This is a predicted structure of a 75-nucleotide RNA (transfer RNA) from a Candidatus Jacksonbacteria bacterium. The coordinates come from a structure-prediction model, not an experiment, and the mean pLDDT is 80. It matches the Rfam family "tRNA". Rfam describes the family as follows. Transfer RNA (tRNA) molecules are approximately 80 nucleotides in length. The sequence is in RNAcentral, with records from ENA.

RNA sequence: GCCUCUGUAGUUUAAUGGAUAAAACGUCGGGCUUCGAACCCGAAAAUGCAGGUUCGAUUCCUGCCGGAGGCACCA
Repeated sequence: GCCUCUGUAGUUUAAUGGAUAAAACGUCGGGCUUCGAACCCGAAAAUGCAGGUUCGAUUCCUGCCGGAGGCACCA
């Protein structure tokens, strides 16, 4: 330098054109308990950035940024 894959709550994953973006773990508040743990109830929290297509984009297209892998260059 080229190619492929990938980026969603703090973390790990769903949703693959049609909503109010879902869950587990974690965090916070409450209940229970002598106090904790466990358990139960509730809450906060996310689509990498900028454009495009579309009535409608997390999803499709382009560019950029980050990550992973492969190839090439290097005598």